Context: one part of a larger RNA
RNA sequence: CGUUUGUGAUUUGAGGGGUUCAUUCUCUAGUACGAGAGGACCGAGAAUGACGAACCGCUGGUGUUCCGGUUGUCGCGUCAGCGGCAGCGCCGGGUAGCUAUGUUCGGAAGGGAUAAGCGCUGAAAGCAUCUAAGCGCCAAGCCCAUCCCAAGAUAAGAUCACAAUCCGUCGCAAGACGGUGUAGGCUCCGGGUAGACCACCCGGUUGAUAGGACGGAAAUGUAAGCGCAGUAAUGCGUUCAGUUUACCGUUACUAAUGAGCCU
Numbered sequence: 001c002g003u004u005u006g007u008g009a010u011u012u013g014a015g016g017g018g019u020u021c022a023u024u025c026u027c028u029a030g031u032a033c034g035a036g037a038g039g040a041c042c043g044a045g046a047a048u049g050a051c052g053a054a055c056c057g058c059u060g061g062u063g064u065u066c067c068g069g070u071u072g073u074c075g076c077g078u079c080a081g082c083g084g085c086a087g088c089g090c091c092g093g094g095u096a097g098c099u100a101u102g103u104u105c106g107g108a109a110g111g112g113a114u115a116a117g118c119g120c121u122g123a124a125a126g127c128a129u130c131u132a133a134g135c136g137c138c139a140a141g142c143c144c145a146u147c148c149c150a151a152g153a154u155a156a157g158a159u160c161a162c163a164a165u166c167c168g169u170c171g172c173a174a175g176a177c178g179g180u181g182u183a184g185g186c187u188c189c190g191g192g193u194a195g196a197c198c199a200c201c202c203g204g205u206u207g208a209u210a211g212g213a214c215g216g217a218a219a220u221g222u223a224a225g226c227g228c229a230g231u232a233a234u235g236c237g238u239u240c241a242g243u244u245u246a247c248c249g250u251u252a253c254u255a256a257u258g259a260g261c262c263u
Stems, first nucleotide, its partner, number of pairs: 001152001005163007015149004021049007033038001051106005059100004066093005071086006110144003117137004166179005184262004188204005209255003212251005218244003225238005
């Protein structure tokens, strides 16, 4: 821009794309078959591998500063306590998020038309012949089925709901233009498990959207100060303490003001 009034929502599916895998074991059955050795078809059940999708409750990984330990050095006048730098200095753990080696699920079943192939009936050609007329069976392949996208499918689909108010100029009229502004949308702002930007989604005081505060979860592992014991290093008590990022909840304290634009 179009889809021939504008708008919001819910959809149909033309068409397109994805998937389509393999193996083992048990039963049937040591049965059929076979002198024996050996050893099934058909059918039923249970697992596994690879591959794919989703997810983070479990098992783990990461988690650049959440907690702790510790070395060297510099600084805060000194002690104590802290901070900077050294690959996050190194080391031990670890929330959210992300993630696989973790978890769940999938390729199931079925229908239609067929290929090679196997047939029935059957003439041409008194026989024979699956074929010439006619009728069946049959493949991981084809068309459905299954999952995803999908009306720019310009043949532009369907359903529901909302709005369509007046005024002026021109015109015989249909209508064109300008104004007013409906439904609705946008700008703007607070944000997001959405994201390069844009887009998408949520919220904007009639508000829990983000930050803060408070409480909880979770992590770390028992802070500082003080007291006691010890010459001291250190230990014990106060103390399952102290601290804390992304998680959960509550709370308008801070910030989502005010307004404008399209129509």